[in-house]
Context: one part of a larger RNA
C1' cells in the first nucleotide's frame, strides 16, 4: 500500500449524482396508538416501561422482602421510524449469464364470432383439438380491482345488412363472316351457291363484387380559424364569418406530458434548475388507444424530516490475511 473485521475526540450527511455504505432499530410482557380507510386495515403505526438471583408467601397467575454489576433478550439470532407526491388496485409473472420495472399477468368491465357435423385452429385427405363441453359454453379483440363517469363525429377506411338501378367472367347464343363443295349456269376463264365439318365474330342472357343505399366508434380513426364587443384599463357572457363528418364536454393540467422554462405566486431551506400547493398561456392532456380520486400494497420513482452514524470535516489506531521490503 491492499482486502476483512473492530474501536473513535468534537461536529453530525457539511459526503455524494443519491445517505451508497455503514450505524441505528431489534426479543418477549405491559401501556398506548394518528390521519386516512372499501371498515377489514392502517398497526409491531407513532410513543414509553419492564426483564438476573435469592428468601418468604401463594389462590401457583404472583406479591413482599433482601443482593450483585457500567451493564439481567447481559453472548448470538432477531424491524430504523415518520411525512408528502407519481405510477400500477392488490399476491403473482418476466429479459437462464448487463434491466424485476410504472412492462406482463390478474379479478372486474365491453365488444364481436359461434345453434353443434359449432365457430376457430392443425392437416392436399382421413382425421384430430375444440369436447366426450351446447351460448351461465367455446374462440378472438380491447381495457385492467373499487368508486365516480364515459361526451361529439358514420365524410374517409373496416365490419354487418339490402337489393332497385350501372359495372362485369367463365358458359349459353339469334345473326354475319372464313375455309372445304354436292348441284346449277357457262365454250372457258370463272360465277351462284344447299346440307355438314371447320375457324372468326357476335345482338342478347349471365353471379358474387365494385359503384350505390343504410346501420355501426368499449370498430380504424377525428374532436377548427379570423374579426368586433361591456360607462378606467384589461377581459370577453355576446355578436359577425369562412370551414367541417363534427369541431374535446366532464374531469384533469409546466404533468413519467410544458418546447419558450430556473414560466409566475405561495410553501418548505439562511440560501431549492429537483420537492409540495395553485394559476392556465393544455408547443404537443382528456375520456375502456380508457378519464378522475382512491385505502391497501411495492426490494418501483421523486422530495422532505427524525434517529444514527468515519459518508465527510480529516483521519488515527488495532486484529487478522495476502503483497511489498529485509534475512
Nucleotide at each position: 500500500c491492499c482486502g476483512u473485521g473492530g474501536a473513535g475526540a468534537a461536529g453530525g450527511a457539511a459526503c455524494u449524482a443519491g445517505g451508497c455504505a455503514a450505524a441505528u432499530u431489534g426479543a418477549c410482557g405491559c401501556u398506548g396508538u394518528a390521519a386516512c380507510u372499501u371498515c377489514g386495515g392502517g398497526a409491531u403505526a407513532a410513543a414509553g416501561c419492564g426483564u438476573a438471583c435469592c428468601a418468604u408467601c401463594u389462590u401457583c397467575g404472583g406479591a413482599u422482602g433482601g443482593u450483585c454489576u457500567c451493564a439481567g433478550u447481559a453472548a448470538a439470532a432477531u424491524g430504523g421510524u415518520u411525512c408528502a407526491a407519481c405510477c400500477a388496485a392488490c399476491u403473482g409473472u418476466u429479459u437462464a449469464a448487463c434491466a424485476a420495472a410504472a412492462a406482463c399477468a390478474c379479478a372486474g368491465g365491453g365488444c364481436c364470432c359461434u345453434g353443434c357435423a359449432a365457430a376457430a385452429u392443425c392437416g392436399a385427405a382421413a382425421g384430430a383439438u375444440g369436447a366426450c363441453g351446447u351460448a351461465u359454453a367455446g374462440a378472438g379483440c380491447c381495457u385492467g380491482a373499487u368508486a365516480c363517469c364515459u361526451g361529439c363525429c358514420c365524410g374517409g377506411u373496416g365490419c354487418u345488412g339490402g337489393a332497385a338501378g350501372g359495372u362485369u367472367a367463365a358458359g349459353g347464343a339469334a345473326g354475319g363472316g372464313u375455309g372445304u363443295u354436292c348441284g346449277c349456269c357457262g365454250c372457258a376463264a370463272g360465277g351462284c351457291a344447299a346440307a355438314g365439318c371447320u375457324c372468326c365474330u357476335g345482338a342478347c342472357u349471365g353471379a358474387a363484387g365494385c359503384c350505390c343505399c343504410a346501420g355501426u366508434a368499449a370498430a380504424c380513426g377525428g374532436c377548427g380559424g379570423c374579426c368586433g364587443u361591456a360607462a378606467c384599463u384589461a377581459u370577453a357572457a355576446c355578436g359577425g364569418u369562412c370551414c367541417u363528418a363534427a369541431g374535446g364536454u366532464a374531469g384533469c393540467g409546466a404533468a413519467a406530458u410544458u418546447c419558450c422554462u430556473u414560466g409566475u405566486c405561495g410553501g418548505g431551506u439562511a440560501a431549492g434548475u429537483u420537492c409540495c400547493g395553485a394559476c392556465c398561456u393544455g408547443c404537443a392532456c382528456g375520456a375502456a388507444u380508457g378519464g378522475u380520486c382512491u385505502a391497501a400494497u411495492g426490494a418501483g420513482u421523486u422530495g422532505a424530516a427524525c434517529a444514527c452514524u468515519g459518508u465527510c470535516u480529516c483521519c488515527u489506531c488495532c486484529a487478522c490475511g495476502a503483497g511489498c521490503c529485509c534475512g

The part of an RNA shown here (large-subunit ribosomal RNA, domain IV) has 327 nucleotides and comes from an activated sludge metagenome. It matches the Rfam family "Bacterial large subunit ribosomal RNA". Its mean pLDDT, the model's own confidence on a scale to 100, is 86. The full RNA is in RNAcentral, with records from SILVA.